[in-house]
């Protein structure tokens, strides 16, 4: 930079856990899926004929009798009323739903001089005279039913005719006024046409015509109203005109004729999605999302079509037709439409009662009473939302029990929490009381004014509901959960689990100590709820108008010209479209906000105000933008003058080189490479000379040079064309900038046609290289490279930086001009082209008047990575391919710049036995020892590249010992506290046993202040014990890088920061050692030095050391006296520091067969190991957290094992021999060790060794080296080399040498004759070689380890290479850091998607055929007195059939 994710709010929600009450609001988001049952639209008898049922009256008859009462039967429309019927009004409202619709559908504003309007109101006038039917009822017939037919009879406020005409309509005459074109209004003349209804009864109702109002509706227009261009052209009644038809009215709404228009990149058409608004959620706002409840509008009523009636419908509970479905049927026919309220099924994660009432509000009808009303008001169910209340309050422990964890064992926490004491009683429960909603309506009566209103009195009307509310009573009684606790994010511990089980919004947890899983304890948050899921906004300035970017992070078009568009210089006048301001209308109510009021409060309800940022009208203003007019010159252009360039194009010319041809000379190779080979060559190559041919490219000059829009352009000359620059200021007068589309140009490669072909050279061939080598290298070589014409149209087409204009510090080069001058250059100006830099900018790198700075204008482009510049579609192309350009799926990153490391078969400098130069080994043999492996009852465990493997182990026969087998013990083998008991404990001997152990048991306490104490044993108890696990929980210790020269800090400075600087650079050093330089100055840990040993000298001391001198003695010896000079020992000093000299260097330093000195440049060796690395090693040295075992994983004992043995490896020893082996003789050390010991001497034994004597607790004694030297033998062999193995006999240690010791003697005498690839050590007293000592230890498997001295070399030119390391620098996609990271293929399985012969489905359009109902049109025969109807025909059309196409979706073997 950039995406992903979370914390907030919201919901018509759903799911999980939980649930006391009240109020208010809400409740099929899915199948506009199908519906059983009931209800949802009737009413009027004051319109009518009538009378089935009910009640009353009257009449007749009968019965009982109390003689005028009761009961019963019949008759009577007489009355109240009234089923069905005619008629009026209503049924077009109310209620539901959101399928369709991208539309004048909706919203808003305007218009209708182009319209209608039942009921209602006002005004004016009128209600006259007649007529014929028909339903019902009745009779008959058909049918299963639904229903229908015929006859007879009858009424009306039903229907029809005539009259009248306030008036209306039309035509007509005249003139007036107004407007907006057709016109309208008022007046006037004449003509034609057009009304009505009564009923009840005295007062109200009703009817007709006309005008106006009100209300409701109809129509037109401006603006606004989703996504897709991978939908770019659409349209034939289409657009307009004239004339008709039709309508309430305008209109191609329809028709005839005429014309050819109309819409569209300011997005038509097409496709997808969707009812619109008030509002609502979110947001700081701008915006973004939504359209459930409530209100307004629209559309729809199973699907499609159609009209009728009517004021109003093309009608949810009407009609007709078609289609699908369901039901009834006697099979002939019929019936139906819950998207009304309840309810059912289905679908679904999911959404309620087949409730009450018309009391109120509202509606229909009615004069009214009233009737109807699933509208409405109420109740029921549901935490599904909002608001309110409660589940108690106070006291109560230096703090109960229990739980849990920690602990220093005191305690802490749960926690005043509980118990306990006192108090209160909301809600709930019980008992009792108890509204308002009715201020209304109705009926009856009365009154006032003055004729329909008001008032009064009485009576009556309540679903909810005996509810709200109030009072009393008892009693803390009936009422708390959910999620979370790794970070984001408030809140942590224990246990279990052990990459399992699981968690997870993102990052990520879990592989034995999980604050992340599960449980618990504690805590946090919210609380009658809490979480999860889904969706929306926010955070996200992450689509950026507010408010982003494009050098390198995603992003500047390859370049230019230019259309539309956008933007545009100075002055002035005018206009008023934008703009500003004032005002008017509208912007429904509800909602929101503010102030009040009412429900106990609140939510809620309600009054008022604000708001609704909008649209429209009317004024005013004129700065700015725009329009119009006039002018200007600085932008732009033109002219003139001057110079300029690898600018373009065409033609011609030139030399060198290359290849080739011919001829000559000449001979054996040439060529090529890392090295070769293929290739060429005795048919004469290569080389060389001469002459010729061809094509391509232009050496030097040549340069951060020049020119061009970019691509690009280079020999020379000429013609033609074009550009920029400088100068001048003559001309035009804003003519400008940018530029979607469009057009043109556009490297290399490629394509087509025709030429050309010298070189080079894809493909191809051969030779090499290689594991392979379809490559790199070599030899050839086609297309191509070149020219002409035509395509193609892309590049890291790059300054990875679009164009134009203006402004903003300097310095210094260079190219082309100009000006000035002292003609030396210099100063200055314009245009280019470079370097460096200020301010500023930038994430930084960097840019910086040639901007990536500060601004303006226009264009292009970007919005996480991958999928993918891919697929499909379209466009272009001969093709190759180009342009445009997704999605599914998948990840939590991808990316930029810079930093520190690490790394590089990058670079520079330097070091090390690192190589090289040498010496000696290992690797081959035998043996010793360790390891692996194998084996085993066990072969205990650990160590494993360097940095394990003669390592832990500096001593495994038992012990050790941890392992195995067997036998025992269980407070235990060892240690210890407390309590109790005892006086012993211990224990010779003997017995059993493999032993542990058990039994026997002679002997047998100490001190004392007499209180007791010590010590030991036994019993009980508390601790035990574990070489069991984890070195990846640890301490401590150790190895390694590495004795390498590094690792850091403080302050300052630089950088946004990581970090840098210092510590880099130059020189120097063994060294970050030092010097110089220096934004650093200092400091620390390391280096060095200080310490020890050694080398020389001095001083001091002088026994056990020494012996020069003196004396004594011996076979001999410091053996003795004596002495301390020397050696030596101990202690203390000195010396070495590049100090001196020469040369060199600024200095540090370097150098010298320099001097001096025992030693010379750190003299040699040791100790000493920075920050850190390797989760390096060790829980088995020790310590320690956690886990595990507790009659055993503890402990004791006997035996075995650690010592096994087809094999492999490491480390060693001894050899293979003559520089040797053996015998004899003989010389010279140092450092150590010793009384459970070291030894000497004599004697015995061949010897190991043994007996006896002696000496040493040590400078006193043990004490003696071996290689060497001398001499003799061996004479090159499996030997007189070599000594393994084996046999026999011994010695010693030890309780004990079988497994399994060492040594000695005799005998035996194996392999081995110098060791492949490879590999190790060492630079001087070193390597090599020779022996001596010590630790451990009874003994010893020691050839090991640690020390000591003797003899004593060779070589280093040098740093190219191998290995390791240090410093600087560079690249990096690495950071568990190259043993890194990472790419592709293949196999199997799975996911998503493209193509695919086809197949299936869908919506829309078109053509043809058919064509219901129905309106309209036409219509001689039929019906009717007639009006008219019917019939038949026609137009249009839903639906059906059929055909050819296009589009969209699904599926599909196979395949990308």
């Nucleotide at each position: 930079u950039g995406g992903c994710u979370c914390a907030g709010g919201a919901u018509g929600a759903a799911c999980g856990c939980u649930a006391g009450c009240u109020a208010c609001a809400g409740g099929c988001u899915u199948a506009a899926c199908a519906c059983a049952u009931g209800c949802a639209a009737g009413u009027c008898g004051c319109g009518g004929g009538g009378c089935a049922g009910c009640g009353g009256g009257a009449g007749u008859g009968a019965a009982g009798c109390u003689u005028g009462c009761u009961u019963c039967a019949c008759u009577u429309g007489c009355c109240g009323g009234c089923g069905a019927c005619c008629g009026g009004c209503g049924c077009a409202c109310g209620g539901g739903u959101g399928a369709g619709u991208a539309a004048c559908g909706c919203g808003u504003a305007u218009c209708c001089a182009a319209c209608c309007u039942u009921c209602c109101c006002a005004u004016a006038u009128c209600c006259a005279c007649g007529g014929g039917a028909u339903a019902g009822c009745c009779u008959g017939c058909c049918g299963a039913a639904a229903g229908g037919c015929a006859g007879a009879u009858u009424a009306a406020u039903a229907c029809c005719g005539u009259a009248u005409g306030u008036c209306g309509u039309c035509a007509u005459c005249a003139g007036u006024u107004g407007g907006c074109a057709u016109c309208a209004a008022a007046u006037u003349u004449u003509g034609a046409c057009g009304a009505a209804a009564g009923g009840u009864u005295u007062a109200g109702c009703g009817g007709a015509u006309a005008u106006g109002g009100a209300u409701g509706g109809g129509g037109a227009u401006g603006c606004g109203u989703c996504c897709g261009a991978u939908u770019a052209g659409g349209u034939a009644g289409u657009c307009g005109g004239c004339g008709g038809g039709g309508u309430a009215a305008c209109g191609g709404c329809c028709c005839a004729c005429c014309g050819a228009g109309c819409c569209a990149u300011c997005g038509a058409u097409c496709g997808g999605u969707a009812g619109g608004g008030g509002u609502u959620c979110u947001g700081a706002g701008a915006g973004g999302g939504a359209g459930g409840u409530c209100c307004c509008c629209c559309a729809c009523a199973u699907u499609g079509g159609a009209a009728c009636u009517g004021a109003g419908a093309c009608a949810c509970g009407g009609u007709c037709c078609a289609a699908a479905c369901u039901c009834c049927u006697a099979c002939g026919g019929g019936a139906g439409g819950c998207a009304g309220c309840a309810g059912u099924g289905a679908g679904g994660a999911a959404u309620a009662u087949u409730g009450g009432u018309c009391a109120a509000u509202g509606g229909a009808c009615g004069c009214a009473a009233g009737u109807c009303u699933g509208a409405a008001c109420c109740a029921g169910c549901c935490a599904a939302g909002u608001a309110g209340c409660g589940u108690g309050c106070a006291g109560g422990a230096c703090g109960a029990c229990g739980g849990c964890c920690c602990u220093a064992u005191g305690g802490g926490u749960u926690g005043u929490a509980a118990a306990c004491u006192g108090c209160u009683u909301u809600a709930g429960u019980g008992c009792g009381g108890g509204a308002a909603u009715a201020a209304a309506g109705u009926c009856a009566g009365g009154g006032a004014c003055g004729u329909g209103u008001c008032c009064c009195u009485g009576a009556u009307u309540g679903c909810a509901g005996g509810u709200a509310c109030c009072g009393c009573a008892a009693g803390a009684a009936u009422a708390a959960g959910g999620a979370c606790c790794g970070g984001c994010u408030a809140a942590u511990u224990c246990c279990g689990u052990g990459c399992c089980a699981g968690c997870a919004g993102c990052c990520g947890c879990g592989g034995u100590a999980a604050u992340a899983c599960g449980g618990a304890a504690g805590g946090u948050c919210c609380g009658g709820g809490c979480g999860u899921u889904a969706u929306c906004c926010g955070g996200a300035u992450u689509u950026a108008u507010u408010g982003g970017g494009u050098u390198u992070a995603a992003a500047g078009g390859g370049a230019g010209c230019g259309u539309a568009g956008g933007c545009u210089g100075u002055u002035u006048a005018u206009u008023a479209a934008g703009c500003g301001u004032g005002u008017u209308g509208u912007g429904a109510a509800a909602a929101a906000c503010c102030c009040g009021u009412g429900c106990u409060c609140a939510a809620c309800a309600u009054g008022g105000g604000u708001c609704g940022u909008g649209c429209a009208g009317c004024g005013c203003g004129a700065a700015c933008u725009g329009g119009u007019g006039a002018a200007c010159u600085u932008g732009a252009g033109u002219g003139c003058g001057g110079a300029u360039g690898u600018g373009g194009u065409a033609u011609g010319c030139g030399g060198a080189a290359u290849u080739u041809g011919u001829g000559g000379u000449g001979u054996a190779g040439c060529g090529g490479u890392g090295a070769a080979a293929u290739g060429c060559u005795u048919a004469g190559a290569u080389a060389u000379c001469a002459c010729g041919a061809a094509g391509a490219a232009c050496u030097c000059c040549g340069a951060u040079u020049g020119c061009g829009a970019a691509g690009g352009c280079a020999g020379c000359a000429u013609g033609c064309c074009a550009g920029g620059c400088c100068g001048u200021u003559a001309c035009u007068g804003a003519c400008g900038c940018u530029g979607a589309a469009g057009c043109u140009c556009g490297a290399a490669g490629g394509u087509g046609c025709g030429g050309g072909u010298a070189u080079c050279g894809a493909a191809c061939a051969g030779g090499a290289u290689u594991a392979g080598a379809u490559a790199c290298c070599c030899u050839g070589g086609u297309a191509g490279u070149c020219c002409g014409c035509a395509c193609a149209g892309u590049a890291a087409a790059c300054g990875a930086u679009g164009g134009a204009u203006g402004c903003u510090c300097g310095c210094u080069g260079u190219a082309g001009g100009g000006u000035a001058u002292u003609u030396g250059a210099u100063a200055u100006u314009c245009u280019g082209u470079g370097g460096u830099u200020u301010a500023g900018c930038g994430a930084a790198a960097g840019c910086g008047u040639u901007a990536a700075g500060c601004a303006u204008c226009c264009c292009a482009c970007c919005u996480g990575g991958g999928g993918a510049g891919u697929a499909c579609g379209c466009c272009g192309g001969c093709a190759a391919c180009g342009g445009u350009g997704a999605a599914a799926c998948u990840c939590a990153a991808a990316g930029g710049a810079a930093u520190u490391g690490a790394c590089g078969g990058g670079g520079g400098c330097c070091c090390g036995c690192a190589c090289a130069a040498g010496c000696g080994g290992a690797g081959g043999a035998a043996c010793a020892u360790g390891u692996g492996g194998u084996u085993u009852a066990a072969u205990u465990c650990g160590a494993u590249g360097a940095u394990a493997c003669g390592c832990g182990a500096g001593g495994a026969a038992c012990c050790u010992u941890a392992c195995c087998c067997g036998g025992g013990c269980u407070u235990g083998a060892a240690u210890u506290g407390c309590a109790g008991a005892g006086g012993a404990a211990a224990g010779a001997u003997c017995c059993a046993g493999a032993g542990a152990u058990g039994g026997u048991g002679a002997u047998g306490c100490c001190c004392u202040u007499c209180g007791g104490g010590g010590u030991c044993u036994c019993u009980g108890u508390g601790a035990a014990g574990g070489u069991g696990c984890u070195g990846c929980a640890u301490g401590g210790u150790u190895g390694u890088c590495g004795u390498c020269a590094g690792c850091u800090c403080g302050u300052g400075c630089c950088g946004u920061g990581a970090g840098g600087u210092g510590u880099c650079g130059g020189c120097u050093u063994a060294a970050g050692u030092g010097c110089c330089a220096u934004a650093a100055c200092g400091a620390g840990c390391g280096c060095a030095a200080c310490c020890c040993c050694u080398c020389u000298c001095c001083g001091u001391a002088g026994u056990u050391g020494c012996c020069a001198u003196c004396a004594g003695g011996u076979a001999a010896u410091g053996c003795u006296g004596g002495g301390c000079a020397c050696u030596c020992u101990g202690c203390g000093g000195a010396c070495a520091c590049u100090g001196c000299c020469g040369c060199u260097g600024u200095a540090a330093g370097g150098u010298g067969u320099g001097a001096g000195g025992a030693a010379g440049g750190u003299g040699g060796g040791g100790a000493u190991g920075a920050c850190g690395u390797c989760a390096a090693a060790u829980c088995a040295g020790c310590a320690c957290g956690g886990c595990c075992c507790u009659u055993a994983c503890g402990u004791c004992c006997g035996g075995g094992g650690c010592u096994a043995c087809a094999c492999a490896c490491g480390u060693g020893u001894u050899a293979c021999a003559a520089u040797g082996g053996g015998g004899c003789a003989u010389a010279c050390a140092g450092a150590g060790u010793g009384u459970c010991g070291g030894u000497g001497g004599c004697c015995g034994g061949c010897a190991a060794c043994g007996u006896c004597c002696a000496u040493c607790c040590a400078a006193u004694c043990a004490u003696a080296a071996a290689a060497g030297u001398g001499u003799c033998c061996c004479u090159c062999a499996g030997u007189u080399c070599g000594g393994a193995c084996u046999g026999g006999g011994g010695u010693c240690u030890g309780c004990a040498a079988c497994c399994c010791g060492a040594c000695c003697c005799c005998a035996c005498g194996a392999a081995g004759c110098u060791g492949g690839a490879u590999u190790c050590g060492c630079u001087a007293g070193u390597a090599a070689u020779c022996g001596c000592g010590c630790a451990u230890c009874a003994g010893c498997c020691a050839u090991g380890g640690c020390g000591c001295g003797g003899u004593g070399a060779a070589u280093a030119c040098g740093u190219u290479c191998c290995c390791g390391g240090g410093c600087c620098u560079u690249g990096u996609a690495c950071a568990c850091a190259c043993c890194g990271c990472c790419c592709g293929u293949c196999a199997a399985g799975c996911c998503a998607u493209g193509a695919a012969a086809g197949c299936c489905g869908g919506g829309g359009g078109c053509g043809c055929c058919u064509g219901a109902a129905g309106u309209c049109c036409g219509u001689g025969a039929c019906c009717g007195c007639g009006a008219g109807g019917g019939u038949c025909g026609g137009c249009c059309u839903a639906g059906g059939g059929u055909g050819a196409a296009a589009c969209c979706g699904g599926u599909g073997a196979u395949u990308g």
Notes:
This is a predicted structure of a 1456-nucleotide RNA (small-subunit ribosomal RNA) from an uncultured bacterium. It matches the Rfam family "Bacterial small subunit ribosomal RNA".